[in-house]
């Protein structure tokens, strides 16, 4: 100088108030009053993933469709989480990054430049012509080794070979499908044969493998006042008035009132509601992640939302003076705590974070 992990995230005290439980005393009670214990976070937050839990839905199982996941093995209730391999990449090293199955299933794209971007293609150069001619070059016809375009140009180097050149022969590398050999496996390592046939892109469609019901605690369950309305049977009253018509008459329907009973809803209570895949410590397993066993600990549960303000003293930070200086400091004064606030509950993940400690390691 760097690199990986782990933990801290004010502290202690005085008053003054919030929000739960408890006692206890006053009151018929509603509710005062008083004592005692409790009261945010590593992320409580993003609401991305995985689960518990509750309703809905649903005979089972398959297909398709939709969506998501994507190298091997482990771990876990479960993941798209984590541990440890491997393969590619980036560093002298510690270590990091990595949507990383399939491109002979089938369809599509490869911008701009270039002659051409995929069942190849001749721009310029280069070679032959027993092909022309104003001699500058035309025309054919071969060839991708050279030049130049790209983000890639149909294996790559070098010998040989040829008119020029070409895997057109050979070496060596690469590359391919089948052997051996290691390894649970990804994958690695080896000898032969293959002349090369198969550019890339699947975070485009697709293809295969695997996984998924839906909706969320404002889920959801029980309890139900006063007042208005509904129904059912019963008692009175059956007549007067009303309402069905622009207006009269007649007819029919329909409207009262009292008690019982039922049922639904609306305020508002009560449960769900917090002790759990749960911290800690020791012993065992394992490389690890983790899991077994034994032991000890543990009270926020509110409902528009309490967990707060003040002073004092220390500790950390920062700034200013001075004093000693190779540096670490000492003394005085000032300043003054990042990020952020539970609302069912669990395991991940990502983002935010002032400073500080401590382990390994290059």
């Nucleotide at each position: 100088a760097g690199a990986g992990g782990g933990c801290c995230g004010g502290g202690c005290g005085g008053c003054c108030g919030c929000c739960g439980g408890c006692g206890c005393g006053a009151g018929c009670g509603a509710u005062c009053g008083u004592g005692c214990g409790g009261g945010a976070g590593g992320a409580a937050a993003g609401u991305c993933c995985g689960g518990g839990c509750u309703c809905c839905a649903a005979g089972g199982a398959g297909c398709a469709a939709c969506g998501g996941u994507g190298c091997c093995g482990g771990g876990u209730a479960a993941c798209g989480c984590c541990c440890g391999g491997c393969g590619a990449g980036a560093g002298c090293g510690a270590u990091c990054u990595u949507a990383g199955g399939g491109a002979c299933a089938g369809u599509g794209c490869c911008a701009c430049a270039g002659a051409a971007a995929a069942c190849a293609a001749a721009c310029c150069g280069c070679c032959c012509g027993c092909g022309c001619u104003u001699c500058g070059g035309c025309c054919g016809g071969g060839u991708c080794a050279g030049g130049g375009c790209g983000a890639a140009a149909c294996g790559g180097u070098g010998c040989g070979g040829u008119a020029a050149g070409a895997g057109c022969g050979c070496a060596c590398c690469g590359c391919g499908g089948a052997c051996c050999g290691g390894g649970u496996a990804a994958c690695c390592g080896g000898a032969a044969c293959g002349g090369c046939a198969c550019g890339g892109c699947a975070a485009a469609c697709c293809c295969c493998a695997c996984c998924g019901g839906g909706a969320g605690c404002a889920a959801g369950a029980c309890c139900g006042a006063a007042u208005a309305g509904g129904g059912a049977c019963g008692g009175c009253a059956u007549a007067u008035g009303g309402g069905c018509u622009g207006c009269u008459u007649c007819g029919c329907c329909c409207c009262g009132u009292c008690g019982u009973c039922c049922g639904g809803g609306u305020u508002g209570g009560u449960c769900g509601c917090u002790g759990g895949a749960g911290g800690c410590c020791g012993c065992g397993g394992g490389c690890a992640a983790c899991c077994g066993c034994g032991g000890u600990c543990c009270u926020a549960g509110a409902g528009g939302a309490a967990u707060g303000g003040u002073c004092g003293c220390c500790c950390a930070u920062c700034c200013c003076g001075u004093c000693a200086u190779u540096u670490c400091g000492g003394c005085g004064g000032g300043u003054g705590g990042a990020c952020a606030g539970a609302a069912c509950c669990c395991g991940g993940c990502u983002u935010a974070c002032a400073g500080g400690c401590c382990c390994u390691c290059u």